[in-house]
Molecule: transfer RNA
Organism: Candidatus Peribacteria bacterium RIFCSPHIGHO2_01_FULL_51_9
RNA sequence: GCCACCCUAGCUCAGGGGUAGAGCGGCUCACUCGUAAUGAGCAGGUCACGGGUUCAAAUCCCGUGGGUGGCUCCA
Repeated sequence: GCCACCCUAGCUCAGGGGUAGAGCGGCUCACUCGUAAUGAGCAGGUCACGGGUUCAAAUCCCGUGGGUGGCUCCA
């Protein structure tokens, strides 16, 4: 330098045009003599960034950045 894939909650990841979610973690409450476990609830998001398409974009298209893997050239 070229190709492919990935980027969504603190972490691991779903969701692939029409209300952003799960598990774990955090907080509160219940239960308990107390803790754990269990149950109920709550908080937490610029969906990497910038543009385009669309009535509507996390989702489709283009570019940029970052990550992973592969290939090639030079040294």